[in-house]
Context: one part of a larger RNA
RNA sequence: GGCACACGGUGGAUGCCUUGGCAUCAGGAGCCGAUGAAGGACGUGGGAGGCUGCGUUAAGCCCCGGGGAGUCGCCAACCUGACUUUGAUCCGGGGAUGUCCGAAUGGGGAAACCUAGCACCAGUCAUGUGGUGUUGCCUCCGCCUGAAUGUAUAGGGCGGUUGGUGGUAACGCGGGGAAGUGAAACAUCUCAGUACCCGUAGGAAGAGAAAACAAAUUAGUGAUUCCGUGAGUAGUGGUGAGCGAAAGCGGAAGAGGCUAAACCGUAUGCGUGUGAUAGCCGGCAGGCGUUGCGUGUGCGGGGUUGUGGGACCCUCUGACGGUUUCUGCCGAGACCGUAAGCAGUGAGAAAUCGAUGGGAUAGCCGAAGUUUCUGGGAAGUUGCGCCGUAGACCGUGAGAGCCGGGUAGGCGAAAUCUUGUCGACUGUUUGAGGGGAUCCCAAGUAGCACGGGGCCCGAGAAAUCCUGUGUGAAUCUGCCAGGACCACCUGGUAAGCCUAAAUACUCCCUGAUGACCGAUAGUGAACAAGUACCGUGAGGGAAAGGUGAAAAGCGCCCCGGUGAGGGGUCGUGAAAUAGUACCUGAAACCGUGUGCCU
Numbered sequence: 001g002g003c004a005c006a007c008g009g010u011g012g013a014u015g016c017c018u019u020g021g022c023a024u025c026a027g028g029a030g031c032c033g034a035u036g037a038a039g040g041a042c043g044u045g046g047g048a049g050g051c052u053g054c055g056u057u058a059a060g061c062c063c064c065g066g067g068g069a070g071u072c073g074c075c076a077a078c079c080u081g082a083c084u085u086u087g088a089u090c091c092g093g094g095g096a097u098g099u100c101c102g103a104a105u106g107g108g109g110a111a112a113c114c115u116a117g118c119a120c121c122a123g124u125c126a127u128g129u130g131g132u133g134u135u136g137c138c139u140c141c142g143c144c145u146g147a148a149u150g151u152a153u154a155g156g157g158c159g160g161u162u163g164g165u166g167g168u169a170a171c172g173c174g175g176g177g178a179a180g181u182g183a184a185a186c187a188u189c190u191c192a193g194u195a196c197c198c199g200u201a202g203g204a205a206g207a208g209a210a211a212a213c214a215a216a217u218u219a220g221u222g223a224u225u226c227c228g229u230g231a232g233u234a235g236u237g238g239u240g241a242g243c244g245a246a247a248g249c250g251g252a253a254g255a256g257g258c259u260a261a262a263c264c265g266u267a268u269g270c271g272u273g274u275g276a277u278a279g280c281c282g283g284c285a286g287g288c289g290u291u292g293c294g295u296g297u298g299c300g301g302g303g304u305u306g307u308g309g310g311a312c313c314c315u316c317u318g319a320c321g322g323u324u325u326c327u328g329c330c331g332a333g334a335c336c337g338u339a340a341g342c343a344g345u346g347a348g349a350a351a352u353c354g355a356u357g358g359g360a361u362a363g364c365c366g367a368a369g370u371u372u373c374u375g376g377g378a379a380g381u382u383g384c385g386c387c388g389u390a391g392a393c394c395g396u397g398a399g400a401g402c403c404g405g406g407u408a409g410g411c412g413a414a415a416u417c418u419u420g421u422c423g424a425c426u427g428u429u430u431g432a433g434g435g436g437a438u439c440c441c442a443a444g445u446a447g448c449a450c451g452g453g454g455c456c457c458g459a460g461a462a463a464u465c466c467u468g469u470g471u472g473a474a475u476c477u478g479c480c481a482g483g484a485c486c487a488c489c490u491g492g493u494a495a496g497c498c499u500a501a502a503u504a505c506u507c508c509c510u511g512a513u514g515a516c517c518g519a520u521a522g523u524g525a526a527c528a529a530g531u532a533c534c535g536u537g538a539g540g541g542a543a544a545g546g547u548g549a550a551a552a553g554c555g556c557c558c559c560g561g562u563g564a565g566g567g568g569u570c571g572u573g574a575a576a577u578a579g580u581a582c583c584u585g586a587a588a589c590c591g592u593g594u595g596c597c598u
Stems, first nucleotide, its partner, number of pairs: 001597009015583001016546002020517002022514007029506002031167002039101003042055003046079002049075003061095006070083003106115003116135007136165003140160006171202001172200005182189001186238001212221002225252005235243002256498003259442001263301010278291001279288002281331006306476001308441004312436002314433003319338007340429005352424010363411003369384002373380001385402002387391001393405003447471007457483001478493005533540002553582001555569005
């Protein structure tokens, strides 16, 4: 020096564990913000710091409920001082306070700082000073003022504004919009209207009550959305790579409404109007005197459809009462109220209250066991029992239905929220027929040309949809569509608006589940984790769990620096080779002893 064995050290694998994660499902909630958000800074405890809570009333204040014996949050003990059956701490609901920054909003600014005006208050002899409130911009509304320029308008000023501003995980809609890639290269094409950027909204959004499909000369369906199928079909395509429908059928869910116009009335602007021959509902009589006519606008009525509808005119019908149309009579009409019917806060208008149910935000009740043995410890074992609408689960010194918490089952709210029903309440209301063909039925629209886009559809025979430029109709004997186009036939009625549900998503709350993980795994994070640390910055981003049932966390002596650390001997404990560098404690690596070999 090597090998072997034994015993140690080092190291932290493995096993076991779990306070933390992951995924899915169900229910809830789906916004917060100038009444100052999200997110922060700085403070705040009797005693250093971090986390949590809170905000100069600062681990808290007040009220109302729950609860019932200890409490003054966690790391985390200790000292001090307090509170509490006159009900504390704690849990829930409501309220008060809520520094400074931040949309940040009096002005400024290198966020958490600096510095003003005005009103009022406090204080001072007075000034300085302090406190409370207020003062941003935009939109909208009202009033005043007011150019070029006559009326006007722009602009300016004042007042009001519980309107906006900012944040937010995914889902929605809209405006912009790539490339790597694939095509085995690459240019049309693809990736893909994806990623990304911007705007903007809701709890969902968007879409939506046919100018729709369909059929083929016969029919039929009847808003939208979503799922399955149709179907990788029809198509499209350097006919390459690829892309890729629809109708129909089967389901989920179901809901339909309001305007514009014609016409009438009313208010108002403009033009025009005296032979009172316009006008004042009709007739007769009286009276009034520009009240008229045309046109524009606002408001009210009317009206809303494709067996075309409506207006206008005519006929019939229409509960009761009242008022009225210059006056009187007759007729006709209009308006108001009541009754009756219908409807309603989910669009169609919109607010509130009461009663009564359900649910949420604290909680409460809740069955049944003892013995023997082993052991440090009984829940194990043994014997004999018991409960069960409860033998889910967790804990307790080892496997506990009957020890504790719970579980099945049942009960409960002063306050706030939510949801259903009923009633107040609110709104609304003649209906029918016939005739004429007088009026209306959404215009820079439809269509067309050119240029693009989007549809399965890449310009193709290319309809349908959108529109940048230009042009530019018709009003029902009209117009659009049925894949160029024409005829016939069929379907529909554009150029206004609203619309629940079925659908998408999950930052968040509650519950449940797992052939999900178990500390190099599972979130980056089971621990002071988006921390330490790195970076000018955008940003990047760790490591790190386990004594024991219980600290019962080792008295005394010795070495040592009155150390660190260790030793001895008692002690605790079931165990100390469980001693806080603490469960188990593999290997590499380092030793000691013995044996063998060189």
Large-subunit ribosomal RNA, domain I from Streptosporangium minutum, 598 nucleotides, folded computationally. Its mean pLDDT, the model's own confidence on a scale to 100, is 80.